RNA sequence: GGCCUAAUUCCGCGCGUUGCGGGAACCGGGGACCCGUCUUGUGGGGUGAAUCGGGCGAUUCGGGGUAUUGGGAUCGCCGGUAGGAGACCUUCCUCCUCCGAACCCGUCAGCUAACCCGGUCAGCCAGGGAAGG
Numbered sequence: 001g002g003c004c005u006a007a008u009u010c011c012g013c014g015c016g017u018u019g020c021g022g023g024a025a026c027c028g029g030g031g032a033c034c035c036g037u038c039u040u041g042u043g044g045g046g047u048g049a050a051u052c053g054g055g056c057g058a059u060u061c062g063g064g065g066u067a068u069u070g071g072g073a074u075c076g077c078c079g080g081u082a083g084g085a086g087a088c089c090u091u092c093c094u095c096c097u098c099c100g101a102a103c104c105c106g107u108c109a110g111c112u113a114a115c116c117c118g119g120u121c122a123g124c125c126a127g128g129g130a131a132g133g
Stems, first nucleotide, its partner, number of pairs: 001125003008024006025120006035110001043108001044105004052080001054078008083099004088133006095127001
């Protein structure tokens, strides 16, 4: 100086230790009428792009059994996939690269005006082409 993300900025107080409070901005949740849904045990729900399969191996569960076998759960690995990101901005190009996680609420929440309650991290260093601005 930039990327990603809501995650920036200003003010006051304090500061021998990374603080406290407030404003703006951005973001998330709860919450009427109306509308919608009738389904709550295989519980349900939320943030987020992060959903959905498959294959292999190990452990384990129970069924059947002469032999053969298929199924469930957990863990690990491999390769896909809905979707997401890529530098002045927008759009296009399965052209390229990468991500495709994790966590939270706690039996409970559709939408939802007023209203109420929260968040302000973390991690990084820049693809190419075309059109328009």